[in-house]
This is a predicted structure of a 73-nucleotide RNA (transfer RNA) from a Lachnospiraceae bacterium.
Its Rfam family is "tRNA". Rfam links the family to the GO term triplet codon-amino acid adaptor activity.
RNAcentral holds the sequence, with entries from ENA.
């Protein structure tokens, strides 16, 4: 320099054909137990990587720009 891929909760990850955002761990609280764990119960959290852009509506479509990974020179 070129193709390609990924960025969404405090961490790994979903999310279909545009209808407006979810799991699982963690973390708190409680229940259980002599206690600790384990297990059960409730609660907890996202400017959806940034800026435009299309559109009645965008995590999703389009443009530019960031990080970050993989292959080729």
């Nucleotide at each position: 320099g070129g193709a390609c891929c990924u960025u969404u909760a405090g961490u790994u990850c979903a999310g279909c054909u545009g209808g407006a955002a979810g799991a699982a761990c963690g973390c708190u609280c409680g229940g259980c137990u002599c206690a600790u764990a384990a297990c059960c119960g409730a609660g907890u959290a996202g400017u959806c990587c940034c800026a435009g852009g299309u559109u009645c509506g965008a995590g999703u479509c389009c443009u530019g720009g960031a990080a970050g990974a993989u292959c080729c020179a």